[in-house]
RNA sequence: CGCCGAAUCCCGUAAGGGAACCGGGGAACCACCACUUGGGGUGAAUCGGGCGGGACCCGCCGUGUCUCCACGGCUGAUCACGCGCGUAGGAGACCUUCCUGCUCCGAACCCGUCAGCUAACCCGGUAGGCGAAAGGAAG
Numbered sequence: 001c002g003c004c005g006a007a008u009c010c011c012g013u014a015a016g017g018g019a020a021c022c023g024g025g026g027a028a029c030c031a032c033c034a035c036u037u038g039g040g041g042u043g044a045a046u047c048g049g050g051c052g053g054g055a056c057c058c059g060c061c062g063u064g065u066c067u068c069c070a071c072g073g074c075u076g077a078u079c080a081c082g083c084g085c086g087u088a089g090g091a092g093a094c095c096u097u098c099c100u101g102c103u104c105c106g107a108a109c110c111c112g113u114c115a116g117c118u119a120a121c122c123c124g125g126u127a128g129g130c131g132a133a134a135g136g137a138a139g
Base pairs, nucleotide, nucleotide: 001131002130003129004128008019009018010017011016020126021125022124023123024122025121030116038114039111040110041109042108047086048085050083051082052081054079055078057076059074060073061072062071063070064069089105090104091103092102095139096138097137098136099135100134
């Protein structure tokens, strides 16, 4: 100087206050009818295989002081975790749309049994991470 993102700006010594932007809750009308396998929200960040160790449960086998029980082994189910693959989706330098191509991301967190939409009204947030692969058409 730019990019992703709501995540910027102003006043103040500070505490704090304000603006702007973003998100949530919350009537009527409308919508939805069963609702614990709990559900919901921010966010692009969902979903499906594979592998690994772990927890727990069922079954079978073996051993022991043979009903109960304990230990060991095996198969299977479930759960979360870790690694890796693919993927819904998202980003890429003046703006918007489309085409071709390439690169990257595809996380994390919160509420606590509760939330459709939603005027008035109420509550909260303003962190982080980056410096690149472009070409064509229309506006």

RNAcentral holds the sequence, with entries from MGnify. c-di-AMP riboswitch aptamer (ydaO/yuaA leader) from Streptomyces rochei, 139 nucleotides, folded computationally. Its mean pLDDT, the model's own confidence on a scale to 100, is 82. Taxonomically the source falls in Streptomyces (Bacteria, Actinomycetota, Actinomycetes, Streptomycetaceae). Of the family's consensus pairs, 92% are formed in the model.